[in-house]
Context: one part of a larger RNA
RNA sequence: GCCAACGAGUUAGCUGUACGGGGCAGGUUAAGGCAGUAUCAGCCGGAGCCAUAGCGAAAGCGAGUCUUAAAAGGCGAUCGUCUCGUGCACUAGACCCGAAACCGAGUGAGCAAACCAUGGGCAGGUUGAAGCGAGGGUAAAACCUCGUGGAGGACCGAACCACCGAAUGCAGCAAAAUUCUUGGAUGACCUGUGGUUAGAGCAGAAAUUGUCAUCGAACUCGGAAAUAGCUGGUUCUCUCCGAAAUAUAUUUAGGUAUAGCCUCCUGUUACUAGCGAUGGGGGUAGAGCACUGUUUGGGGAAGGGCGGGAAAUAACUGUACCGACUCCUAGCAAACUUUGAAUACCAUCGUGACUGUCAGGGGAGUCAGACUAUGACAGCGAAGUGCCAUAGUCGCGAGGGAAAGAGCCCAGACUGCCGGCUAAGGUCCCUAAUAUCAUCUCAGUGGUAAAGAAUGUGAGAUUGUUUAAACAGCCAGGAGGUUGGCUUAGAAGCAGCCACCCUUUAAAGAGUGCGUAAUAGCCCACUGGUCGAACGAUUUUGCGUCGAAAAUCCAACGGGGCUAAGAUGAUAACCGAAGCCGCAGGUGGUCCCGAUUUAUCGGGAUCGCGGUAGGAGAGCGUUCUGUUCAGCUGUGAAGCUUGACCGUAAGGUAUGAGUGGAGCGUACAGAAGUGAGAAUGUUGGC
Numbered sequence: 001g002c003c004a005a006c007g008a009g010u011u012a013g014c015u016g017u018a019c020g021g022g023g024c025a026g027g028u029u030a031a032g033g034c035a036g037u038a039u040c041a042g043c044c045g046g047a048g049c050c051a052u053a054g055c056g057a058a059a060g061c062g063a064g065u066c067u068u069a070a071a072a073g074g075c076g077a078u079c080g081u082c083u084c085g086u087g088c089a090c091u092a093g094a095c096c097c098g099a100a101a102c103c104g105a106g107u108g109a110g111c112a113a114a115c116c117a118u119g120g121g122c123a124g125g126u127u128g129a130a131g132c133g134a135g136g137g138u139a140a141a142a143c144c145u146c147g148u149g150g151a152g153g154a155c156c157g158a159a160c161c162a163c164c165g166a167a168u169g170c171a172g173c174a175a176a177a178u179u180c181u182u183g184g185a186u187g188a189c190c191u192g193u194g195g196u197u198a199g200a201g202c203a204g205a206a207a208u209u210g211u212c213a214u215c216g217a218a219c220u221c222g223g224a225a226a227u228a229g230c231u232g233g234u235u236c237u238c239u240c241c242g243a244a245a246u247a248u249a250u251u252u253a254g255g256u257a258u259a260g261c262c263u264c265c266u267g268u269u270a271c272u273a274g275c276g277a278u279g280g281g282g283g284u285a286g287a288g289c290a291c292u293g294u295u296u297g298g299g300g301a302a303g304g305g306c307g308g309g310a311a312a313u314a315a316c317u318g319u320a321c322c323g324a325c326u327c328c329u330a331g332c333a334a335a336c337u338u339u340g341a342a343u344a345c346c347a348u349c350g351u352g353a354c355u356g357u358c359a360g361g362g363g364a365g366u367c368a369g370a371c372u373a374u375g376a377c378a379g380c381g382a383a384g385u386g387c388c389a390u391a392g393u394c395g396c397g398a399g400g401g402a403a404a405g406a407g408c409c410c411a412g413a414c415u416g417c418c419g420g421c422u423a424a425g426g427u428c429c430c431u432a433a434u435a436u437c438a439u440c441u442c443a444g445u446g447g448u449a450a451a452g453a454a455u456g457u458g459a460g461a462u463u464g465u466u467u468a469a470a471c472a473g474c475c476a477g478g479a480g481g482u483u484g485g486c487u488u489a490g491a492a493g494c495a496g497c498c499a500c501c502c503u504u505u506a507a508a509g510a511g512u513g514c515g516u517a518a519u520a521g522c523c524c525a526c527u528g529g530u531c532g533a534a535c536g537a538u539u540u541u542g543c544g545u546c547g548a549a550a551a552u553c554c555a556a557c558g559g560g561g562c563u564a565a566g567a568u569g570a571u572a573a574c575c576g577a578a579g580c581c582g583c584a585g586g587u588g589g590u591c592c593c594g595a596u597u598u599a600u601c602g603g604g605a606u607c608g609c610g611g612u613a614g615g616a617g618a619g620c621g622u623u624c625u626g627u628u629c630a631g632c633u634g635u636g637a638a639g640c641u642u643g644a645c646c647g648u649a650a651g652g653u654a655u656g657a658g659u660g661g662a663g664c665g666u667a668c669a670g671a672a673g674u675g676a677g678a679a680u681g682u683u684g685g686c
Stems, first nucleotide, its partner, number of pairs: 001686006011092003015089010026050003032044003054061002064075004095233002098230001102223006113197009122187001124156003127152001131148006160184003165180004199215001201211003208217001236619006246259005260366002262363006269356001274351007286339001287337002292333003297328004303322002305319004369394007377386002399410003414585004419581003425575003428560003434572007446562001452546002456543010473530005479503003484498003509524001513522002586609011620675001622672006629665001631664002639659004644653003
């Protein structure tokens, strides 16, 4: 991992409550007893309980009572009870499995720690302390030399003990080893045997270290099915309806209570959603500046600053300074409003469903929501962000489209059909279905992106020049005063400053650019000629261009490929879904008709039938019990394998076939150890 078996809402209660069935009208017995049989039933037993009257704290009063001086108000003026079944709650282990822990009583020092008692062990080599002896030496000592001696938590190194590093090993040789290497090796050394210390403890050269492969508190059994607002799991079918992820509160935030939203029952009512009309209040969007604030430029102007007066105060006066206030002008505002919608909301009337309302009661689930669009806030007018509001979808929704995609677009799946029409979206091929007309685009733009840039190109608008010859090109001129003045080493059109005149002219700047040290030189403006028909500027707009760099591989149309098979506008077709229609069938609600075994059947009309949590209903199957079929069965039961048939499903059928070899079923009731794929489920097998 697979297969098989087992495996989870049960049982109980002098409990409560609601619904359903039954008995009685007041209901009912409990303990116990009597008979009886062989384990059911019967008869007593009224003690008790509920009901029959309520109100008040109570005395108490009583269809009333309480508060009260009274008024007024509160509660009440009734309908039960016993039993069975079902739903739910409560108390119990209470749907099942699951802790880490806590407590009690015991068992452990045969492992490892410390201690006690008694034993054992340490090859070999090296060093050479004190002391002592001899000699030297001294006044005597000290001291020196040689010898002797054999000290040491001394040295090297086996046994022994330890374990620094590495490799191997990792299902191992081994639940800690092996090999090489390494430390100690007469000592705080190593070691045998026996003994002592115990879990709120002991031991500890101290590491939260050891205490029998277990240690921030051992192990065993018990309390014990501890508790688990947590995780996982929870077994057959069909039918009807169908949520929530919100409010308030919470030692509350992943829990719960009440309300909201779902379902079922009973009663009640005829309204309600929507649409139309009418009537309302509002202070949002917009707008506005009259208020509150803020704010642009200008005019007027009280007042102030500075200067003169004047050395100082003042009058007076000047002012390229400021300026309350006021006028004109231009804005801004969630906490501004002289104003002011659309929606929304409320009411009345009409219309009007395929719809509800209201009240009471039984059962829930939900309290982590997600994205999209719109209106706000927070944030960065960031986020697949946070938080509100309104709506949609997902959640709980399949189908078609978006290549592929919970939340986008279309559309809500009862079943069947080798029928039809459409939606979104599409119609060259992959791939179902296409053509026409008119424009645009040349960028593979389409098939990613901004500021910004540009004689890309289409369509407009405005304004100029032009046969009195424009624009572009070509030929020619482009002069004189003058090198203007200043400045400067120089400054001559052309470093810079100032001025920018006059003359000759068809025209020519005291000069547009290049250039020189300064000149020179080359252009330009401007003019003539040549040529002969259009040429400029500004601006709006359509489609394009550049701007444009990313990491495995083209990879920014789904692909092929496309110059339309791209874009815009128009027209007519078609394709396209579980949508709609058609035909057939099933089923639920409501209504009608007809039958009857009056709670069912048949027919018709009409509206429904996606669904998680969840509510309600109807069934299938398993084991056992009672009754039943004078049921089946060695002329072959159950079980197993298999073919066929029936039913909407769970499932079912018999003289099918094979196997098997002794029991089993139908119908109606009843009772449950009643249905397996999941629980790191349990046991077994492979």
The prediction has a mean pLDDT of 83.
Predicted 3D model of a 686-nucleotide part of an RNA (large-subunit ribosomal RNA, domain II) from a soil metagenome.